[in-house]
Parts: sequence; structure tokens; C1' cells
RNA sequence: GGCGCCAUGGUCUAGUGGUUAAGACGGGUGGCUCUCAAUCACCUAACCGGGGUUCAAUUCCCCGUGGCGCUACCA
Repeated sequence: GGCGCCAUGGUCUAGUGGUUAAGACGGGUGGCUCUCAAUCACCUAACCGGGGUUCAAUUCCCCGUGGCGCUACCA
């Protein structure tokens, strides 16, 4: 260089063309406790960027960017 896969909260993941994007861990506040831990309640925070298709895109298509893997001058 060529080919394939992936990109969602701070971390690990789920998810779907439609109305408030889900769970766990983490963080914060409060309850419980003499205190801590555990536990319970609530809160916190995300669809990589640009364009296209569509009434509607996080989801489908194209380009780019980044990551991972395969390949090794052959078509």
C1' cells in the first nucleotide's frame, strides 16, 4: 500500500429508522450505623467528525479521523 472489523457517559457493555438512549462499575448527596463497610433511595454523565437518503438517522449509504486484525508486491 491492499482487505476486513470496530467507534455509545469517566470505564465495560446493550440497543433500535420514531416519542424521556438501557444496565453494571465509578463519582456525588441523603437514609441506616456509635463509626466504617455493606445495603437502600435519588442525582451525575454518552451515540467520533462532515455530507447524503428519509417526514424522521445514534441506527442505512459515502468520505474523513482514530483503533484493532489479516496480507506482503501479487491482481

The prediction has a mean pLDDT of 81.
The RNA shown here (transfer RNA) has 75 nucleotides and comes from a Candidatus Poribacteria bacterium.
NCBI's taxonomy places the organism under Bacteria, Bacteria candidate phyla, Candidatus Poribacteria.